[in-house]
RNA sequence: GGAUGCUUAGCUCAGCUGGAUAGAGCAUCGGCCUCCGGAGCCGAGGGUCAGAGGUUCGAAUCCUCUAGCAUCCGCCA
Numbered sequence: 001g002g003a004u005g006c007u008u009a010g011c012u013c014a015g016c017u018g019g020a021u022a023g024a025g026c027a028u029c030g031g032c033c034u035c036c037g038g039a040g041c042c043g044a045g046g047g048u049c050a051g052a053g054g055u056u057c058g059a060a061u062c063c064u065c066u067a068g069c070a071u072c073c074g075c076c077a
Base pairs, nucleotide, nucleotide: 001073002072003071004070005069006068007067010026011025012024013023019057028044029043030042031041032040050066051065052064053063054062
């Protein structure tokens, strides 16, 4: 340098063919329980969907560019 894939909540990940307010587990916070804590149960908060632009009535999803990461290939030495 080239090819392919990935980027979604603090962490790990879903999200099928574009469709209405984007979800789960863990973690965090609050409550119940307990002498206290843990475990367990109940509830809550938390998101520019990597960034920008485009297509569309409508984009996490499609297209282009940029950035980062991973794998493979190639070049120089």